[in-house]
RNA sequence: UGAGUCGGCCGGGUGGUCGCGGUCCGGUUCCCCGGAUCGAGGAAAGUCGGGACUCCACAGGGCAGGGUGCUGGCGAGAGCCAGGUGGGGGUGACCUCACGAAUCAGUGCAACAGAGAGAGACCGCCGAUGGGUGGCCGUGGCGACACGACCAUCACAGGCAAGGGUGAAACGGUGCGGUAAGAGCGCACCAGCGUGUCGGGUGACCGGCGCGGCUCGGCAAACUCCACCCGGAGCAAGGCCAAGCAGGAGGUGAGCGGCCCGCUCGACACCUCCGGGUAGGCCGCACAGAUGGAUGGCCACCGGCGCUCCGGCGCCACAGAAUCCCGCUUACAGGCCGUCUCACCAU
Numbered sequence: 001u002g003a004g005u006c007g008g009c010c011g012g013g014u015g016g017u018c019g020c021g022g023u024c025c026g027g028u029u030c031c032c033c034g035g036a037u038c039g040a041g042g043a044a045a046g047u048c049g050g051g052a053c054u055c056c057a058c059a060g061g062g063c064a065g066g067g068u069g070c071u072g073g074c075g076a077g078a079g080c081c082a083g084g085u086g087g088g089g090g091u092g093a094c095c096u097c098a099c100g101a102a103u104c105a106g107u108g109c110a111a112c113a114g115a116g117a118g119a120g121a122c123c124g125c126c127g128a129u130g131g132g133u134g135g136c137c138g139u140g141g142c143g144a145c146a147c148g149a150c151c152a153u154c155a156c157a158g159g160c161a162a163g164g165g166u167g168a169a170a171c172g173g174u175g176c177g178g179u180a181a182g183a184g185c186g187c188a189c190c191a192g193c194g195u196g197u198c199g200g201g202u203g204a205c206c207g208g209c210g211c212g213g214c215u216c217g218g219c220a221a222a223c224u225c226c227a228c229c230c231g232g233a234g235c236a237a238g239g240c241c242a243a244g245c246a247g248g249a250g251g252u253g254a255g256c257g258g259c260c261c262g263c264u265c266g267a268c269a270c271c272u273c274c275g276g277g278u279a280g281g282c283c284g285c286a287c288a289g290a291u292g293g294a295u296g297g298c299c300a301c302c303g304g305c306g307c308u309c310c311g312g313c314g315c316c317a318c319a320g321a322a323u324c325c326c327g328c329u330u331a332c333a334g335g336c337c338g339u340c341u342c343a344c345c346a347u
Stems, first nucleotide, its partner, number of pairs: 001343004006338005012302007020039008041318001045329002048327005053234004060261004065230005070083005084099006100225002106223002108219002122164002124160003129157002131154005137148004172190006191215001193212008238283004247274005253265003303316005
């Protein structure tokens, strides 16, 4: 100097003019006019979560249903922060995915290929053993032949799972020995698992030194099992005032997700259905507080970005509160600050 990584911040400003909404003051019966002052966000978005608050309500027990699931901390909770182990990407800073249980509760799935997917021999290897064929030697026999041994050959019986093949994946890896050929069959060193012990750490875990059998998959984002947690509905909640009327039928129950138990209330009540009538205002409601839902248009200058014939020209993101708060997710032109990494150059 350039490129990147991670974290944080800003994301337009000033003036004028016309026009909006609230509040206050004045002129004012009202209408209306004038003045002052205040007036959208980092996500206001999505409505995915949790709460405050309100109502039902005894929210009591259980079933069903839903949520969470490595460790520690914070938190009411959602979630956040910092770590651990394993996988993947990057030269690197760093990014990203997963996380209780498949071996002791069980069921299930993996097409096709392949011998075989938790089992087994397609190609192949062996020729020690049994067997077939041939040769040859010794003994016995007149001979045919018999017995014994040796050699060669076949690969029927048998042995192998090391080599090859199939597959996403084939019951540890490399090497040596051993064997008829092989195999953890044995051994050395690794990896894994189990176990003993020592050290570090709050912990998940990490590291060291031994011992051992040799090694007995994947998927639970498949059903499931284990542990813990969870009443419901939502500001169109809910409350007050006003207005208005026409009833009829059915039920014995009603109590705001489903079912059961318990509990409370009820027969003048309540619930369901059909039909008629009224529906305006106030509170809830806020340092913006609307409710057919407000902050916009124009001009000038500044700021920033790009281009430039240096005259100037063009552009300036995502996007608008609606009871409030906290998270999660998504969108965003451009600019600033800091940490770290890599490349190049100079001293």

Annotation
The RNA shown here (Bacterial RNase P class A) has 347 nucleotides and comes from an Ilumatobacteraceae bacterium. The organism belongs to Ilumatobacteraceae, within Bacteria. Of the family's consensus pairs, 92% are formed in the model. The RNAcentral record of the sequence draws on ENA. Rfam family: Bacterial RNase P class A. It is annotated as a ribozyme.